Predicted 3D model of a 71-nucleotide RNA (transfer RNA) from a Minisyncoccota bacterium. RNAcentral records the identical sequence in 2 taxa. RNAcentral holds the sequence, with entries from ENA and MGnify. Its Rfam family is "tRNA". By type it is a transfer RNA.
């Protein structure tokens, strides 16, 4: 430099173009003499910028970052 792949709650992982969900963690509560286990509940995310579309996490363009291959 060229080509390919990837980026979603704090972490891991889902989501036919049609309400962004689950687990763990955090927090609150229940249980307990206390803690842990267990049970219930809340909060929390689509890498940036454009485009297509009635509607984009998903499709297109471009950028950033990461990984792989070639030279």
């Nucleotide at each position: 430099u060229g080509c390919c792949c990837g980026a979603u709650c704090g972490u891991c992982u889902a989501a036919u173009g049609g309400u962004a969900g689950g687990a763990c963690a955090u927090c609150c509560g229940g249980u307990u003499c206390u803690g842990g286990u267990c049970c219930g509940g809340c909060u929390a995310a689509u890498c940036g910028a454009g485009g297509u579309u009635c509607g984009a996490g998903u499709c297109c363009u471009u950028g950033u970052c990461g990984g792989g291959c070639a030279g």